[in-house]
Model confidence (mean pLDDT): 76 of 100.
This is a predicted structure of a 370-nucleotide RNA (Bacterial RNase P class A) from a Planctomycetota bacterium.
The organism belongs to Planctomycetota, within Bacteria.
The model forms 96% of the base pairs in the Rfam consensus.
Rfam family: Bacterial RNase P class A. By type it is a ribozyme.
A source record names the gene rnpB.
The RNAcentral record of the sequence draws on ENA.
RNA sequence: GGAGAGGCCGGGGCGGCCGCUCCGGGGCCUUCGGGCCCCGGGGAGGAAAGUCCGGGCUCCUCGGGUCGAGGUGGUUGCUAACGGCAACCGGCCGCAAGGCCAGGGAAAGUGCCACAGAGAGUAGACCGCCUCCGCGGGCCUCGCCCGCGGCGGCAAGGGUGAAAGGGUGCGGUAAGAGCGCACCGCGGCCCUGGUGACAGGGCUGGCAGGGUAAACCCCACCUGGAGAAAGGCCAAAUAGGGGGGCGGCGAUGACCCGCGCCCAUCGCCCCCGGGUAGGUCGUUCGAGGUCGGGCGCGAGCCCGAUCCCAGAGAAAUGGUCGCCACCCCCUCGCGGGGUACAGAAUCCGGCUUACAAGGCCUCUCCCGUC
Numbered sequence: 001g002g003a004g005a006g007g008c009c010g011g012g013g014c015g016g017c018c019g020c021u022c023c024g025g026g027g028c029c030u031u032c033g034g035g036c037c038c039c040g041g042g043g044a045g046g047a048a049a050g051u052c053c054g055g056g057c058u059c060c061u062c063g064g065g066u067c068g069a070g071g072u073g074g075u076u077g078c079u080a081a082c083g084g085c086a087a088c089c090g091g092c093c094g095c096a097a098g099g100c101c102a103g104g105g106a107a108a109g110u111g112c113c114a115c116a117g118a119g120a121g122u123a124g125a126c127c128g129c130c131u132c133c134g135c136g137g138g139c140c141u142c143g144c145c146c147g148c149g150g151c152g153g154c155a156a157g158g159g160u161g162a163a164a165g166g167g168u169g170c171g172g173u174a175a176g177a178g179c180g181c182a183c184c185g186c187g188g189c190c191c192u193g194g195u196g197a198c199a200g201g202g203c204u205g206g207c208a209g210g211g212u213a214a215a216c217c218c219c220a221c222c223u224g225g226a227g228a229a230a231g232g233c234c235a236a237a238u239a240g241g242g243g244g245g246c247g248g249c250g251a252u253g254a255c256c257c258g259c260g261c262c263c264a265u266c267g268c269c270c271c272c273g274g275g276u277a278g279g280u281c282g283u284u285c286g287a288g289g290u291c292g293g294g295c296g297c298g299a300g301c302c303c304g305a306u307c308c309c310a311g312a313g314a315a316a317u318g319g320u321c322g323c324c325a326c327c328c329c330c331u332c333g334c335g336g337g338g339u340a341c342a343g344a345a346u347c348c349g350g351c352u353u354a355c356a357a358g359g360c361c362u363c364u365c366c367c368g369u370c
Base pairs, nucleotide, nucleotide: 001366002365003364004363005362006361007360008359009358012324013323014322015321016320017319018318020043021042022041023040024039025038026037027036028035029034045341049352050351052350053349054348055347056346057227058226059225060224069223070222071221072220073219074088075087076086077085078084089103090101091100092099093098104218105217109216110215111212112211113210126158127157128154129153130152132150133149134148135147136146137145138144139143166184167183168182169181170180171179185207186205187204188203189202190201191200192199193198231281232280233279234278241272242271243270244269245268249267250266251265252264253263288307289306290305291304292303293302294301295300325339326338327337328336329335
């Protein structure tokens, strides 16, 4: 210098003016619900997103168990928990740094394996290889060679296929074949190391029913349901329910009228609970942030100090101007344009996805120079 690998950072800055929302203090007004003004302070994100996992919290159901259903799937850890994360193991890819993997069981059973092919599963013989027999031919003969046909043997070579009953080599044989042997692979038993996944070694078996479980299934483990429109509290007008006063007053009631008494109903008055609108709590102090120390390879855990850091309710977090920063274009005049993805709504831990222009750290390989 080039090509790569892994991870991290912030997500334009400063100032002026005009606003919005919440909190604290003060003042004025008030129909007591609140409104206005002044001062001070806070005011989106790394993903607030998708709502895909997991939890806190709340309500419902609830004596226990089993089945079902769904999910997870190497091991050991971390964690409140997880399908997350860390370290390690195994396989595959890469020269390497590193990356990817639902990575338990195919000898419990079932299903499936298109096309091609003889045969796709207690597998099979199309071409081929070989002994023997018959016929024909060649060479002078023994015999050998060639061709055709037949009874058989074989699975080495060819061919089909994603996949064809371990691989390479030597021996062996008529030709062949784990038929025999060596090495590699595989199964079984044992030993050693490791918490473990697993690794290394020894002995042994000629080697077995190929693949597929994000196919059914089996095994192990996990899971009750609904979700802040959860849910708790207060509670108007009006309507309605229950109880009381029946003391006083008014109206109505029996064939008609008048009066008096009693009773009933309605009105009136008082009390009670339910509940709509509405209000309020939940609601932001939390598995919290920052700094320091300790333990751990790490995820993370422990201790100390310090900070308070959005809480609206159809929804505030904005607009504008100036200067600067960065990028692009250019007529190289400081001229013009641009500065992403996106936006809280109960909170937290993850995953995934989106993201302009930049910056930083560590590592690998190649080339050059000293």